The RNA shown here (transfer RNA) has 74 nucleotides and comes from a Candidatus Omnitrophota bacterium. Lineage of the source: Bacteria > Pseudomonadati > Candidatus Omnitrophota. Model confidence (mean pLDDT): 80 of 100. Its Rfam family is "tRNA". The family's RNA type in Rfam is transfer RNA.
RNA sequence: GGGCGGUUAGUUCAGUUGGCUAGAACAUCUGCUUUACACGCAGGGGGUCGCAGGUUCGAGUCCUGCACCGCCCA
Numbered sequence: 001g002g003g004c005g006g007u008u009a010g011u012u013c014a015g016u017u018g019g020c021u022a023g024a025a026c027a028u029c030u031g032c033u034u035u036a037c038a039c040g041c042a043g044g045g046g047g048u049c050g051c052a053g054g055u056u057c058g059a060g061u062c063c064u065g066c067a068c069c070g071c072c073c074a
Stems, first nucleotide, its partner, number of pairs: 001073007010026004019057001028044005050066005
């Protein structure tokens, strides 16, 4: 230098053919339970969907450039 895959909550990941509100588990916070802790139960908070543009009535999803991580080729 070229090719491929990935980037979504604190962490690990879903997210269909572009459609109404962006989700799960774990973690965290509050309450219940316990003598207490753990487990369990109920509820809450937490997101510029890597960045910038473009297409569209509408983008996590499509297109372009860039950044970072991983693999392969030279």